[in-house]
Context: one part of a larger RNA
RNA sequence: GGAUGAACGCUAGCGGCAGGCCUAACACAUGCAAGUCGAACGGUAACAGAGAAGAGCUUGCUCUUUUGCUGACGAGUGGCGCACGGGUGCGUAACGCGUAUAUAAUCUACCUUUUACAGGGGGAUAGCCUUUAGAAAUGAAGAAUAAUACCCCAUAGUAAGUUUAAUUGGCAUCAAUAAGACUUUAAAGUUUCGGCGGUAAAAGAUGAAUAUGCGUUCUAUUAGCUAGAUGGUGUGGUAACGGCACACCAUGGCGACGAUAGAUAGGGGCCCUGAGAGGGGGAUCCCCCACACUGGUACUGAGACACGGACCAGACUCCUACGGGAGGCAGCAGUGAGGAAUAUUGGACAAUGGGCGGAAGCCUGAUCCAGCCAUGCCGCGUGCAGGAAGACUGCCCUAUGGGUUGUAAACUGCUUUUAUACGGGAAGAACCCCAUCUACGUGUAGAUGGCUGACGGUACCGUAAGAAUAAGGAUCGGCUAACUCCGUGCCAGCAGCCGCGGUAAUACGGAGGAUCCAAGCGUUAUCC
Numbered sequence: 001g002g003a004u005g006a007a008c009g010c011u012a013g014c015g016g017c018a019g020g021c022c023u024a025a026c027a028c029a030u031g032c033a034a035g036u037c038g039a040a041c042g043g044u045a046a047c048a049g050a051g052a053a054g055a056g057c058u059u060g061c062u063c064u065u066u067u068g069c070u071g072a073c074g075a076g077u078g079g080c081g082c083a084c085g086g087g088u089g090c091g092u093a094a095c096g097c098g099u100a101u102a103u104a105a106u107c108u109a110c111c112u113u114u115u116a117c118a119g120g121g122g123g124a125u126a127g128c129c130u131u132u133a134g135a136a137a138u139g140a141a142g143a144a145u146a147a148u149a150c151c152c153c154a155u156a157g158u159a160a161g162u163u164u165a166a167u168u169g170g171c172a173u174c175a176a177u178a179a180g181a182c183u184u185u186a187a188a189g190u191u192u193c194g195g196c197g198g199u200a201a202a203a204g205a206u207g208a209a210u211a212u213g214c215g216u217u218c219u220a221u222u223a224g225c226u227a228g229a230u231g232g233u234g235u236g237g238u239a240a241c242g243g244c245a246c247a248c249c250a251u252g253g254c255g256a257c258g259a260u261a262g263a264u265a266g267g268g269g270c271c272c273u274g275a276g277a278g279g280g281g282g283a284u285c286c287c288c289c290a291c292a293c294u295g296g297u298a299c300u301g302a303g304a305c306a307c308g309g310a311c312c313a314g315a316c317u318c319c320u321a322c323g324g325g326a327g328g329c330a331g332c333a334g335u336g337a338g339g340a341a342u343a344u345u346g347g348a349c350a351a352u353g354g355g356c357g358g359a360a361g362c363c364u365g366a367u368c369c370a371g372c373c374a375u376g377c378c379g380c381g382u383g384c385a386g387g388a389a390g391a392c393u394g395c396c397c398u399a400u401g402g403g404u405u406g407u408a409a410a411c412u413g414c415u416u417u418u419a420u421a422c423g424g425g426a427a428g429a430a431c432c433c434c435a436u437c438u439a440c441g442u443g444u445a446g447a448u449g450g451c452u453g454a455c456g457g458u459a460c461c462g463u464a465a466g467a468a469u470a471a472g473g474a475u476c477g478g479c480u481a482a483c484u485c486c487g488u489g490c491c492a493g494c495a496g497c498c499g500c501g502g503u504a505a506u507a508c509g510g511a512g513g514a515u516c517c518a519a520g521c522g523u524u525a526u527c528c
Stems, first nucleotide, its partner, number of pairs: 001528004006524005013380006019373002021338001026336003030333003035080003040077002043073002047071003050067008087291003096216008106208002111204007119153004129142005159184006166177004189196002217263003224254003229251008266288004270281004293314005316327004344370001346369003352366001353364004383414004394404002397402001420464005428455001433450007472517005477498003483512005493500002
């Protein structure tokens, strides 16, 4: 000199953009953060309508009962989602990350393309109802019902397995192609009749998994480490190869080119500094990894060993009728504690994206916005011009003439950014959907019209009046821009270094003046 997720002191007008628990991965009150589909199903606890019957009389209304008939819909079965998005950096020195490869050793729901198929049966079970246990959480028994829930038989195929021979190819183990024989294994309907959905197979895309080369902190005052250990055979297991696991056999494997052990740490893109080489760091944003009170485990599923799922154990908190139960903010806000220190218990789904749905739509603390904070960067303003009797005051000097503050003020003229008041007022929004038309590929595309804004009466624009509403901080001995007076007298105090102060202090404290920055200025901490 530059920088920062900064803090503290004094001060403080505005706007835009960005940023905002670095510490206790400490403990958490309350609300919200993941649902959706009636176009899968039995249905009807509510709401609304319609039909039927009855009653009243105000003669077209009201009331009662009933029918799931319709719109819709609580709870339930079923499907898809809940493995994403959001948070944090505990652990990890590792194929964790980065980079480049390999899979002839693999999987992939939803999506896209192509081919083919969808036959016949069966038994349950929740919900509802009845009874019943319990304070509750939550159950138990009985009867009985549906499905795109579950099961059986058939039929397959470019599917899987066994087997026969052939061709082609590769990178060794081998792989692919077509052919023959045998065995095994599918499906679901619904509908507004347009479709939506189901089953099998192949290919694509996306995502994932595994393996390998190279790179990746400190300590040798850590020198030896290792029995599933290294390899083989076989079996089991996996989506898949493999000591991944197990039985047997052999005795191997790693290491001064630093094994093992200990300490520290998420990694990268990037960020700061520097001419570069380097040095330091890993906040915000993007990618990957890991974790979800602590430890362990599996289930379901295309995908989890699962943040707002399950089970077990532990610590802690809460309810209790004492028998037993409930819970997990490192999601968004918010609270306590810790700390020098870090924000609202806000609005909207209008846009983008996601889940479900045929669609309308519903959900979305993702996201978009608003609030607070000078935390940073950038921009603007606090007026402009004239104005010498160079006033008064203050301070200082004096040669007693004067100098300085100082064009500074007053005063005169003018302007009106921002602020204030009033009025107007966006873009971001065209999709979806509805209606009409056109083309012809006949179910798609295009055109026209209608509807949709949290921010927000915001940005922006116009009008009105008026200099009106707006400047501080540090420093002035040298380094280093800027000097005098008074007070004090090695005292009080200053100080980054050198050093200053013991009676004339440009270094302490105050005053006047000056210098540098400026809505900031200084100090501290940390990095180069």